[in-house]
RNA sequence: UUCUUAUGAAGAGAGAUGGAGGGAUUGGCCCUUUGAAGUCUCAGCAGCAGGUUCUGCUUGGCAGAAUACUGUGCUAAAUCCAGCAAGCCCGGCGGCUUGGAAGAUGAGAA
Numbered sequence: 001u002u003c004u005u006a007u008g009a010a011g012a013g014a015g016a017u018g019g020a021g022g023g024a025u026u027g028g029c030c031c032u033u034u035g036a037a038g039u040c041u042c043a044g045c046a047g048c049a050g051g052u053u054c055u056g057c058u059u060g061g062c063a064g065a066a067u068a069c070u071g072u073g074c075u076a077a078a079u080c081c082a083g084c085a086a087g088c089c090c091g092g093c094g095g096c097u098u099g100g101a102a103g104a105u106g107a108g109a110a
Stems, first nucleotide, its partner, number of pairs: 001110007013042005021031003025083004043075003047072004051067007079102001084099006
């Protein structure tokens, strides 16, 4: 990098440095000199995998629960909202629901 698969309205920020951008993309909307991105330090969250402990069972495995111990991830706003398709409501603007695409993270594979 590609493929497969699971998950997404929960949760959790301070300081230093830096000095104008950021929220993937397009549109909207929003954050930002009352200090953006990036970097560092400390703190926090608890998603996925592993570990550990407990419980149950058809017992050497499987299931459930707990735990921040390990790895990874995360700490504005629903993945901020929409984008494509179908259905429904509406005179219209527009709105709602479901699915999909894309993107994100984990696990597995090439």